RNAcentral holds the sequence, with entries from ENA. This is a predicted structure of a 71-nucleotide RNA (transfer RNA) from a Clostridiales bacterium. Its mean pLDDT, the model's own confidence on a scale to 100, is 81. RNAcentral records the identical sequence in 2 taxa. The organism belongs to Eubacteriales, within Bacteria. Its Rfam family is "tRNA". It is annotated as a transfer RNA. From the family's description: Transfer RNA (tRNA) molecules are approximately 80 nucleotides in length.
[in-house]
RNA sequence: GAUCUCAUAUUUCAAUGGCAGAAAACGUGACUUUUAAUCACGUGAUCUGGGUUCGAUUCCCAGUGGGAUCA
Numbered sequence: 001g002a003u004c005u006c007a008u009a010u011u012u013c014a015a016u017g018g019c020a021g022a023a024a025a026c027g028u029g030a031c032u033u034u035u036a037a038u039c040a041c042g043u044g045a046u047c048u049g050g051g052u053u054c055g056a057u058u059c060c061c062a063g064u065g066g067g068a069u070c071a
Base pairs, nucleotide, nucleotide: 001070002069003068004067005066006065007064010024011023012022013021018054026042027041028040029039030038047063048062049061050060051059
């Protein structure tokens, strides 16, 4: 320098263009002599900027960052 790929919650991961979810973690309550475990409830996110579309996590373009291959 070229090509490919990834970016979603604190973390690991889902999500046919149509209400953004799960598990763990965290908080509150119940249970317990207390803690742990268990049960119930709750908080919290689409890398950035444009475009297409009635509607974009999803499609297109550019950028930023990570990874792989080639040179």